Predicted 3D model of a 75-nucleotide RNA (transfer RNA) from a Thermoanaerobaculia bacterium.
Lineage of the source: Bacteria > Pseudomonadati > Acidobacteriota > Thermoanaerobaculia.
Its Rfam family is "tRNA". Rfam links the family to the GO term triplet codon-amino acid adaptor activity.
RNA sequence: GCGGAGUUAGCUCAGUGGUAGAGCGUCUGCUUUACACGCAGGUGGUCACAGGUUCGAAUCCUGUACUCCGCACCA
Repeated sequence: GCGGAGUUAGCUCAGUGGUAGAGCGUCUGCUUUACACGCAGGUGGUCACAGGUUCGAAUCCUGUACUCCGCACCA
C1' cells in the first nucleotide's frame, strides 16, 4: 500500500428498515442471628464519529477514527 472482519449497557454478546434487548454485574427489598444461596422488583445506551438516503436508520450508502486478520512491499 491492497483486501476482509469488527465497534450496541460497567463486561460478554444478540438485534440486518418500524418502541434498543439478553446473560452477568450493580442497587433495593424479602429470606437468615449474620453472611452466602435463593426469590421479587429496580438500575443502566449520543448503537465509535460525521454526513447522506428514507415517512422512518443500530440496520442501507459515503467518509473518518480505532481494534483484529490476511496479502504485498521493504533487509